[in-house]
Transfer RNA from Roseiarcus sp., 75 nucleotides, folded computationally. The prediction has a mean pLDDT of 81. RNAcentral holds the sequence, with entries from ENA. Its Rfam family is "tRNA". The family's RNA type in Rfam is transfer RNA.
RNA sequence: GGGCGAUUAGCUCAGCGGUAGAGCGCUCGCGUCACAUGCGAGAUGUCGCAGGUUCAAAUCCUGCAUCGCCCACCA
Numbered sequence: 001g002g003g004c005g006a007u008u009a010g011c012u013c014a015g016c017g018g019u020a021g022a023g024c025g026c027u028c029g030c031g032u033c034a035c036a037u038g039c040g041a042g043a044u045g046u047c048g049c050a051g052g053u054u055c056a057a058a059u060c061c062u063g064c065a066u067c068g069c070c071c072a073c074c075a
Base pairs, nucleotide, nucleotide: 001071002070003069004068005067006066007065010024011023012022013021018055026042027041028040029039030038048064049063050062051061052060
C1' cells in the first nucleotide's frame, strides 16, 4: 500500500429499507430472619463519526476512525 470482516443498551449478540430488540446484568416491589431462586414492574441507546441516496436509513452508497485477519512492498 491492497483485500476482507467487525463496530447496535453496562456485557454478549439479533435485527439488513417502514422508524430498535433479546439474554445476562442493574433498580424497585412481593417474598425471606437475611440472602438466593421465583414472580411482578421499571430505567438505559447521537445504532463508531461525517456526508449522500430515499417519502422513510441501524439497514443502501462514499469517505474517515478503531479493532481483527490475509496479501504485497521495503530492509